RNA sequence: AGCGACAACGGCAAACCCGCUGCAAGGCGGGGACGCAAAGCCACGGGGCCCACUGGGCCAGCCGAGCUACCGAAC
Numbered sequence: 001a002g003c004g005a006c007a008a009c010g011g012c013a014a015a016c017c018c019g020c021u022g023c024a025a026g027g028c029g030g031g032g033a034c035g036c037a038a039a040g041c042c043a044c045g046g047g048g049c050c051c052a053c054u055g056g057g058c059c060a061g062c063c064g065a066g067c068u069a070c071c072g073a074a075c
Base pairs, nucleotide, nucleotide: 002075003072004071011036012035016031017030018029019028020027021026034061040067041066044064045063046062047059048058049057050056051055
């Protein structure tokens, strides 16, 4: 540096329910855990979704690129 364990300390939180918000996709907060070793950040490429569709918006828990980070068995 790669890598990733029935390890340690911790972290995040799908579906579903409640509240707020948005035309919507969706977002935020609370509850809740299916999962996650980047399920941290980022719409650059692909992809998906919505709408008041010459256009605008959303999804990072779909895949890749980029940036950053805790721990240390084996290899």
c-di-GMP-I-GGC riboswitch aptamer from Cellulomonas sp., 75 nucleotides, folded computationally. The sequence is in RNAcentral, with records from Ribocentre. The model forms 95% of the base pairs in the Rfam consensus. Lineage of the source: Bacteria > Actinomycetota > Actinomycetes > Cellulomonadaceae > Cellulomonas.